[in-house]
RNA sequence: CUCUCAUCGAGAGGGUGGAGGGGAAGACGGCCCUGUGAAGCCCGGCAACCUGCGGCAACGCAAGGUGCCAAGUCCGCCGGCGAAAGCCGGAAGAUGAGAG
Numbered sequence: 001c002u003c004u005c006a007u008c009g010a011g012a013g014g015g016u017g018g019a020g021g022g023g024a025a026g027a028c029g030g031c032c033c034u035g036u037g038a039a040g041c042c043c044g045g046c047a048a049c050c051u052g053c054g055g056c057a058a059c060g061c062a063a064g065g066u067g068c069c070a071a072g073u074c075c076g077c078c079g080g081c082g083a084a085a086g087c088c089g090g091a092a093g094a095u096g097a098g099a100g
Stems, first nucleotide, its partner, number of pairs: 001100008013043004020033003028076003044069003049065002051062004073092001077090005
């Protein structure tokens, strides 16, 4: 990098820092968050995919490897429905596990 499978309406604060941020490589537009303190860093926490233990299993417990800690995965593309707002599905993306 490609492919397969599963999940994506839940959950998760203190310090430091001092102006940005909404994953990353690029940009644009929209809509938002933010001095009632952004990013980053440290600590902490959430969850339970893999893992370990118990169990025939359903499942439970733990938290070692990841992941995550504004929003339905912020929105933008395609299709269907709808007067509209919007809803549903797909695509795309994210995360995990596996294969090449």
A computed fold for a 100-nucleotide RNA from a Chloroflexota bacterium, annotated as SAM riboswitch aptamer (S box leader).
The sequence is in RNAcentral, with records from Ribocentre.
The organism belongs to Chloroflexota, within Bacteria.
Of the family's consensus pairs, 97% are formed in the model.
The prediction has a mean pLDDT of 82.